[in-house]
Context: one part of a larger RNA
């Protein structure tokens, strides 16, 4: 490792009936068969019976099945095989299927069925650069894509937000087209100008380049949830009290409907009620403050169905109380063969101490003779595996997205391929033609401009014109013309049409090539689209589909917060300067005066007087004053000779330099007298290069801008560009600034470090935590202290929370739970005692005491903890929160799934759930046996002392004393005696029990031994009944006992310092389950190796082995017993004890089968007895001398 059996009890085991057991006839028969139900099923439901042989009858092909009688055994499917115990609630998932080959088999995927979106065929989609292939030799009842997941009942609500869909009037929007207009240049006409030359206008060439055009996209307008997703709070109010139908308000796109609910979801929570149980943190049915349910990312139900979860009941069992036997096959010994991890050296004890903080190797100090076998694991911070947790790297991958920046692809212009028309619309130019026409007010009234013009028209009549009138402007008439509205005609260009010739053609027909073809390809026609479409080029938009990177640091571990540059002060140890997520505050600016300057002034605060008038405004007096006030603001130093207030005049808030210092690695900051020029103020000496000082910022490239200059690469020119001089534009604020431009997940993970850094453990600490003491306010009727016991103060211990990061990240496995303990004492019991608000009895505190004892179970992984029944009692604690190279693995903590909540997601949760690998060999120390070797001063044999050491050590009820002492009374002892128990040890096998595989019997199937009969073998010993020895425990029997001694807390005598009192100081008793004895074991390696007694005597001695038969012994080995002068051992014969009536023969029956011979036969291990067989023959070692 695996297998059989078991008294009594039956899940007490345990996370969990895990595993076993029970039940079960490969489809055996009869009889019955419940809620439910989708009417199909549940169903083999559950449950009860039957079964062997032998005869007969009828039956039938011939069984099998009937029916009626008869035999037998404990037991008749009696083996053996096959097959799920049964039954009941609930939860997920409708099913049967699928999967993470090699830790998850499920509740995850799938599914049938619903929806929802796309798809009209060269189809959407999809693979591919393409050509093609796919879809599909398919055609909306079809093909793709999501979501949901049978079936029944449903499936609210919101369209603000993101998506998709549809609209497109404005509006903005590239390329393209357009070219007003500007610029540079060249050569010049013209004009100036004596000249040199400037100017400049067309003009080449060239740079820039507005308007105008112009698409899809966004904006915008609408729709659209079984798209991605969302479904509010605060207040009041009813006639008890509670609640709020009811009401106000805010907010919202809109506020969560039906259903369900402490859920796979509920944190508080073991919710709170009922049920189940003695006892229920699961379960199950209800209630509803749903932290955080909710309707196809589906809500609720559901028959069946499920190696799924879960909770309950019956049955059955070694899971267990509590173990015991026994088979195999391992392991131990012998023969043969023979690995591996691992190993700094090993001469490798124990306790304590120290120490890089848990030492075999270092100090003390204690223990040990040297070896070896075999078993057990405590340590070797044991082996394995450069930790997977954690942190760290300007590491890596992989995934996400509204991270950056990029792209396939997708779609829109434009352009090329690309032509021809229009009896169309249209927009612009441009031509022509017409007039249907042009209303202030005035003027007859509808005045378009100017010009010309006094007559014009008409046969006449007349009209119209001028003249007058009004008006800025007068009219006929003729001519030129602006607006306006037409009408043709041409150019663009746009939109819609036609055309055929590019170009398109996987339907259709035809023709030809090529074949063996009617197949496949290939060319061609008809035809059918057609400047579309494709396809190149380019632009705009889209665009994790893919792709590359980014996504700081400090940090009392990291993340989360909070910081990162400048100022003041203190920490700062008297120059300077100095750290930390020290301590306390402020900045990222003002201000043309608040700057120069020149003169003048003196502020706070206290008292007292003075209309309104108070603390406090103004006015005046005193008095105290080195300064409290003031200096734009933070603090600090300064400050009245003011740098504080007031007034005058001005701009030095200057240019151009700078000797010489100061701080700083360094960029760089910061002080400067003097000179030069020119200036303000002052009589004037002088002062003035920004403010009392000390914050108020930003390198570098890039762009710009002033003001001159100066360079520009053969030259000449300079739109530009570079160089000096000053100036702008960065919360580049991670502020010495990575780029112009950068966020996340990881438990799918991965790789280099780290105890430089965190989880456990271990070490300091000792805040916090647990125990004590001192004071005594008060409580305790009264009384501080029987109990208690504020406000405070001392400490002690090192069990809790923590702190520190010291060992260990080339690993120190982490909770509880079993086994097995040891140890402390702050004792929970029992034992001694003071003291009591002890009367007994019962208690309450106290002191001494660590010898021993300290239960069973419901429910959780739980520890703890409630509960239920006991108990003398059910101690607190420490041992890496003892103990995984011992064990389990329920929790926690890797990969899979789901629920709520959180994220746009990817994904997360000290949140919930289901489900998930614990490694055969022990080298050395300890440890628990058992040998060998030498030693122990001649060798042995046998007894023995016992320094040392280890076990043991508990305690309850009953009775007497005694219903006694005590008490009103209820009650109710002390002491000392007897008797029984419980819980624990050891022995024992007579008794009862288990087992008992070489022991008897009984049965069932086959094989065999020719058949029969009798026997064997194989089915777990085939199963079944019984059972000797031995082993056991459930059996018996003994023991957990006594005194003597020293103490302990205490109680005492005596008795003094201290005339007293005092247990003590000097003396001297008493006192406890504690101590040492005494009791049981081992003991002289007690190297201190001890002690008696007898044997050897010089000799192959005494004595052992060795060798051999054995077992009361035993892994080996070693003990013991025997070895022929002998009963060890085997056989043999006897008994004992089992087992139950052999076989053969007669006899009785149709037969199964009985009866008699016969209490028969067989019988291991026990007992006596018997030399029958075997213990033979021999070796070897052995001292003083």
């Nucleotide at each position: 490792a695996u297998c059989c059996u078991c008294a009594a009890g039956g899940a007490a085991c345990u996370c969990g009936g895990c595993a076993a057991a029970a039940a079960a006839a490969c489809u055996a028969c009869c009889c019955g068969u419940a809620a439910c139900u989708u009417a199909g099923g549940a169903a083999g439901a559950u449950g009860g019976g039957u079964u062997g042989c032998c005869u007969u009858g009828g039956u039938u092909a011939a069984a099998a099945a009937c029916a009626a009688g008869g035999c037998u055994g404990c037991a008749a499917c009696u083996a053996a095989a096959g097959u799920u115990u049964a039954u009941u609630g609930g939860u997920c998932g409708a099913c049967u299927g699928u999967u993470u080959a090699u830790c998850a088999a499920a509740a995850a995927c799938a599914c049938a069925g619903g929806c929802c979106c796309g798809u009209g065929c060269a189809a959407a989609g999809g693979c591919g650069a393409a050509a093609g292939c796919u879809g599909a030799a398919g055609u909306a009842u079809a093909c793709g894509g999501g979501c949901u997941g049978a079936c029944g009942c449903u499936u609210g609500u919101c369209c603000a937000g993101u998506g998709c869909c549809g609209g497109u009037a404005a509006g903005u929007u590239a390329a393209g087209a357009g070219g007003a207009g500007a610029g540079g240049u060249g050569c010049u006409a013209g004009c100036c100008g004596c000249a040199a030359g400037g100017u400049u206008a067309a003009u080449g060439c060239u740079u820039c380049g507005a308007a105008u055009u112009u698409a899809a996209g966004c904006u915008c307008c609408g729709g659209u949830g079984a798209a991605c997703g969302g479904c509010a709070g605060c207040a009041g109010u009813a006639a008890c009290u509670a609640u709020a139908a009811c009401u106000g308000u805010u907010c919202u796109a809109a506020g969560g409907u039906a259903g369900c609910g402490a859920a796979g979801u509920u944190c508080c929570u073991u919710g709170c009620c009922a049920g189940g149980u003695a006892a229920g943190u699961u379960c199950u049915g209800g209630c509803c403050c749903g932290c955080a349910u909710g309707a196809a990312u589906a809500g609720c139900g559901u028959a069946a169905c499920g190696a799924g979860c879960u909770a309950a009941u019956a049955a059955c069992u070694g899971u267990c109380u509590u173990g015991a036997g026994g088979g195999u096959u391992u392991a131990c010994u012998c023969g043969g063969c023979g690995a591996a991890a691992u190993a700094g050296c090993g001469a490798u004890g124990g306790c304590u101490g120290u120490g890089a903080a848990g030492a075999c190797g270092c100090g003390g100090c204690c223990u040990a003779c040297u070896u070896c076998u075999a078993c057990a694991u405590g340590g070797a911070c044991a082996a394995a595996a450069a930790g997977a947790c954690c942190c760290c790297g300007u590491g890596g991958a992989g995934c996400u997205u509204u991270a950056c920046u990029g792209u396939a692809g997708g779609u829109a212009g434009a352009u090329a391929u690309u032509g021809c028309u229009u009896u169309c619309a249209u927009a612009u130019u441009u031509u022509u033609u017409g007039a249907u026409u042009g209303u202030c007010u005035a003027g007859u009234a509808u005045a378009g401009g100017u010009g010309g013009g006094a007559g014009c028209c008409g046969c006449a009549a007349g009209g119209c014109a001028a003249a007058a009138a009004u008006g800025u402007a007068a009219u006929a008439c003729c001519a030129c013309u602006c607006g306006u509205c037409g009408g043709a005609g041409a150019a663009u260009g746009u939109g819609a049409g036609g055309c055929u010739u590019a170009c398109u053609u996987a339907a259709u027909u035809c023709c030809g090539a090529u074949u063996a073809a009617g197949a496949c390809u290939c060319g061609g026609a008809a035809a059918a689209g057609g400047a579309a479409a494709g396809u190149g080029u380019u632009u705009g938009c889209u665009g994790g589909g893919c792709a590359g990177u980014u996504u700081u640091a400090c940090u009392g571990g990291g993340g989360c917060g909070g910081u990162a540059c400048c100022c003041u002060g203190c920490u700062a140890a008297a120059u300077u300067g100095u750290a930390a997520c020290g301590c306390a505050g402020g900045g990222a600016c003002a201000c043309a005066a608040a700057g120069g300057u020149u003169g003048g002034c003196u502020u706070u605060c206290u008292a007292c007087c003075g209309a309104u008038g108070g603390a406090a405004a103004c006015g005046g007096u005193a008095g105290u004053u080195u300064g409290a006030a003031g200096c734009g603001c933070a603090a600090a130093g300064g400050u009245u000779u003011a740098a504080g207030c007031c007034a005058g005049c001005u701009u030095g808030a200057c240019u151009g330099u700078g000797a010489g210092g100061g701080a700083g690695a360094u960029g760089u900051c910061c002080c400067g007298a003097a000179c030069a020029g020119g200036u303000a103020c002052g009589a004037a000496a002088g002062u003035a290069g920004g403010u009392c000082u000390u914050a108020g910022u930003g390198a570098u490239c890039c762009u710009c801008c002033g003001a001159a200059g100066c360079a520009c690469a053969a030259u000449g020119g300079g739109u530009g560009u570079g160089c000096u001089c000053g100036g702008a534009g960065c919360u580049u604020a991670a502020u010495g600034g990575a780029u112009a431009a950068a966020a996340g997940c990881u438990a799918c993970c991965c790789c280099g470090g780290g105890g430089a850094u965190a989880a456990c453990a271990g070490a300091g600490u000792a805040g916090u935590c647990g125990c004590g003491c001192c004071c005594g306010a008060g409580c305790g009727u009264c009384c501080a202290u029987a109990g208690c016991g504020a406000c405070g103060g001392c400490g002690c211990g090192g069990u809790u929370c923590g702190c520190u990061a010291c060992c260990u990240c080339g690993a120190u496995g982490u909770c509880g739970g079993c086994u097995c303990a040891u140890c402390a004492c702050a004792u929970c019991c029992u034992g001694g005692c003071g003291c009591u608000g002890a009367a007994g009895a019962a208690g309450g505190u106290g002191c001494c005491a660590a010898g021993g004892g300290u239960c069973g179970g419901u429910c959780u992984g739980u520890u703890c903890g409630c509960c239920c029944g006991u108990u003398a009692a059910a101690g607190u604690g420490a041992u890496a929160c003892g103990c995984g190279a011992g064990c389990u693995g329920g929790g926690u903590u890797c990969a899979g799934a789901a629920c709520g909540u959180c994220g746009u997601g990817a994904g997360a949760c000290a949140g919930u759930u289901c489900g998930g690998a614990c490694u055969c060999u022990a080298u050395c120390c300890u440890g628990u046996a058992g040998a060998a070797g030498c030693g122990u001063c001649g060798g042995a044999a046998u007894c023995u002392u016992g320094a040392g050491g280890a076990g043991a050590g508990c305690u309850g009820g009953g009775g007497a004393c005694a219903g006694u002492a005590c008490g009103a009374g209820a009650g109710g002892a002390c002491c000392u005696c007897c008797c029984u128990g419980g819980a624990g040890a050891a022995a024992u096998c007579c008794c009862u029990a288990g087992u008992g595989u070489g022991c008897c019997g009984g049965u069932u199937u086959u094989u065999g031994c020719g058949u029969c009969a009798g026997c064997a073998g194989a089915a777990a010993c085939g199963c079944c009944g019984g059972g000797u020895a031995g082993c056991u425990a459930c059996a018996u029997u003994u023991c957990u006992u006594u005194g003597u001694g020293a103490u302990a807390a205490c109680c005492g005598c005596u008795g003094a310092a201290a005339g007293c009192a005092u247990c003590u100081a000097a003396g001297u008793g008493g006192g406890a389950a504690g101590c040492c004895a005494a009791c049981u074991c081992c003991a002289a390696g007690a190297u201190u190796a001890g002690g008696a007694u007898u044997c050897c005597a010089u000799a192959u001695u005494a004595a052992a082995u060795c060798c051999c038969g054995g077992a009361a012994a035993g892994a080996a080995u070693a003990u013991c017993c025997g070895g022929u002068u002998a009963a060890u051992c085997g056989g043999c014969a006897g008994g004992c004890a089992c087992u139950g009536g052999a076989a053969g023969u007669c006899c009785c029956g149709u037969a199964a089968g009985g009866g008699a011979u016969u209490a028969a036969g067989g019988u291991a291990a026990c007992c006596u007895g018997u030399g029958c067989g075997a213990a033979u023959a021999g070796a070897u070692u052995g001292a003083u001398g």
Record summary
This is a predicted structure of a 1185-nucleotide part of an RNA (large-subunit ribosomal RNA, half B) from a bioreactor sludge metagenome. Rfam family: Bacterial large subunit ribosomal RNA.